[in-house]
RNA sequence: GGAUCAGUAGCUCAGCAGGAUAGAGCAACGGCCUUCUAAGCCGUAGGUCGAGGGUUCGAAUCCCCCCUGGUUCG
Numbered sequence: 001g002g003a004u005c006a007g008u009a010g011c012u013c014a015g016c017a018g019g020a021u022a023g024a025g026c027a028a029c030g031g032c033c034u035u036c037u038a039a040g041c042c043g044u045a046g047g048u049c050g051a052g053g054g055u056u057c058g059a060a061u062c063c064c065c066c067c068u069g070g071u072u073c074g
Base pairs, nucleotide, nucleotide: 001073002072003071004070005069006068007067010026011025012024013023019057028044029043030042031041032040050066052064053063054062
């Protein structure tokens, strides 16, 4: 340098043949329970979906380009 895969919450990921408010588990915080802790149960907060642009009534999703990382070829 070429090809290909991935980037979504603090972490691991789902959602991606466009559509209704962007989700799960763990973690964090609060409460219940307990003599206390842990476990269990209930709840809360946390995201400009890697950056920019385009298409569209509407984009996490489609297109272009860039960035970062993995794999592979040379």
This is a predicted structure of a 74-nucleotide RNA (transfer RNA) from an uncultured Eubacteriales bacterium. It matches the Rfam family "tRNA". About the family: Transfer RNA (tRNA) molecules are approximately 80 nucleotides in length. Gene Ontology term of the family: triplet codon-amino acid adaptor activity. It is annotated as a transfer RNA.